A computed fold for a 61-nucleotide RNA from a bovine gut metagenome, annotated as transfer RNA. Its Rfam family is "tRNA". Rfam describes the family as follows. Transfer RNA (tRNA) molecules are approximately 80 nucleotides in length. It is annotated as a transfer RNA. Its mean pLDDT, the model's own confidence on a scale to 100, is 83. RNAcentral holds the sequence, with entries from MGnify.

[in-house]
RNA sequence: CGUAGCUCAAUGGUAGAGCGGUUGGCUGUUAACCAAUAGGUUGCAGGUUCGAGCCCUGCCG
Numbered sequence: 001c002g003u004a005g006c007u008c009a010a011u012g013g014u015a016g017a018g019c020g021g022u023u024g025g026c027u028g029u030u031a032a033c034c035a036a037u038a039g040g041u042u043g044c045a046g047g048u049u050c051g052a053g054c055c056c057u058g059c060c061g
Base pairs, nucleotide, nucleotide: 001061002060005019006018007017008016013050021037022036023035024034025033043059044058045057046056047055
């Protein structure tokens, strides 16, 4: 250090962005562009707390 397929965010209080994917629009066609949409056991197991991605312990990588 470990969070979406990839790169990364997220004061203890609704898990998000970019890229990628899908669908539609546009175009003679592709690309580009525009719109919508899907996708998460937040490495695993416990603890604290009204509430944990966030704090604590152990484990895995």